RNA sequence: GAGUCGGCCAGGCAGCCGCUGUGUGUCGUUCAUUCGACCACAGAGGAAAGUCCGGGCUCCGCAGAGCGGGAUGCAGGGUAACGCCCUGGCGCGGCGACGCGACGAAGAGGGCCACAGAGACGAGUCCCCGGCCUCAAAAACCGGGGGGUGAAACGCGGCAACCUCCAUCCGGAGCAACACCAAAUAGGCAAGCGCAGUGUGAAUAAAAUCACGCAGUGCGCGAAGCGCACUUCAGGCCGGCUCGGCCGAGCUUGCGGGUAGGUGGCUAGAGCCGUGACGCAAGUCACGGCCCAGAGGAAUGGCUGCCGGCGCGGACCGGGGCGACCCGGCCCGCGGGCACAGAACCCGGCUUACCGGCCGGCUC
Numbered sequence: 001g002a003g004u005c006g007g008c009c010a011g012g013c014a015g016c017c018g019c020u021g022u023g024u025g026u027c028g029u030u031c032a033u034u035c036g037a038c039c040a041c042a043g044a045g046g047a048a049a050g051u052c053c054g055g056g057c058u059c060c061g062c063a064g065a066g067c068g069g070g071a072u073g074c075a076g077g078g079u080a081a082c083g084c085c086c087u088g089g090c091g092c093g094g095c096g097a098c099g100c101g102a103c104g105a106a107g108a109g110g111g112c113c114a115c116a117g118a119g120a121c122g123a124g125u126c127c128c129c130g131g132c133c134u135c136a137a138a139a140a141c142c143g144g145g146g147g148g149u150g151a152a153a154c155g156c157g158g159c160a161a162c163c164u165c166c167a168u169c170c171g172g173a174g175c176a177a178c179a180c181c182a183a184a185u186a187g188g189c190a191a192g193c194g195c196a197g198u199g200u201g202a203a204u205a206a207a208a209u210c211a212c213g214c215a216g217u218g219c220g221c222g223a224a225g226c227g228c229a230c231u232u233c234a235g236g237c238c239g240g241c242u243c244g245g246c247c248g249a250g251c252u253u254g255c256g257g258g259u260a261g262g263u264g265g266c267u268a269g270a271g272c273c274g275u276g277a278c279g280c281a282a283g284u285c286a287c288g289g290c291c292c293a294g295a296g297g298a299a300u301g302g303c304u305g306c307c308g309g310c311g312c313g314g315a316c317c318g319g320g321g322c323g324a325c326c327c328g329g330c331c332c333g334c335g336g337g338c339a340c341a342g343a344a345c346c347c348g349g350c351u352u353a354c355c356g357g358c359c360g361g362c363u364c
Base pairs, nucleotide, nucleotide: 001364002363003362004361005360006359007358008357009356011307012306013305014304015303016302017301019043020042021041022040023039025038026037027036028035045340049351050350052349053348054347055346056345057174058173059172060171069170070169071168072167073166074088075087076086077085078084089103090101091100092099093098104165105164109163110162111159112158113157121155126147127146128144129143130142131141178264179263180262181261188255189254190253191252192251193250197214198213199212200211201210202209215231216230217229218228219227220226221225235247236246237245238244271290272289273288274287275286276285277284278283308338310335311334312333313332314331316329317328318327319326320325
């Protein structure tokens, strides 16, 4: 210098203004640890992403058997589990460090084998050679570890990322799971009520409505009596009427289910850090320490300054080149707030995206 493998960081600091959570912090307030103000502390990721695998958790016949379907596929190990990881073997690539690999079975059956070639797995004869036959040849027949084509030419052919067979594993749906509290409206169930008004006139299309009389109910005044207020609706059936009963629109009350809404699930966990032991490693165990977002129409933000970094331009210095120019360093100015991207029940993986920077092992 080129490369390869692994680990880490993901602009820093300060000020001001906000947002979310927590607090036996202070003050006020409330029936209430109810609410508010202030204060203190905490507040996205290595992938939070894709939702591709595996698990926890929850519900559904508790998950058993059969059929069907799906996934995986060298050996051993790790793990809660895996299609993940580690070690080893084999194959391929690389000088090498190292990287990549669906890497079981062609035996049972089916299927396929492009182009070329006569023929691609039923066998068969394009060319050549030899034999047989013949007077001699040809054809036919027999033989050849011969030629030609092709990745492969009859060989116990190849292909299973074709069906298939074998082995192993898999119940389904998902936090919008699920549990609890619980309005209004409608509907369901139960109980109760379902009552004590007519006439005349005015008004009107008809009513509603208004006035007066009579009747009734309630209240007030000690009573008679008077005054004030009220008398809504829809009825039907039991042959007709009355009494009585039943049903019912409707009204009231209660109950239960569900919705809106609220609360829990909801962040102490297969957790993180350090040390030691075991193991080649993945990892496991022991001890000690730590608490590290919890929103919910969805907080984690905005502005300013300084520094850093990036891009562009210019001056200077050093090196290389005949030269245009290139590389490095340093200074000044300008620019855009500065990679990919943002939690949404939680973990283990895989994959994908990503400006740059730092550290270490190894190879040439």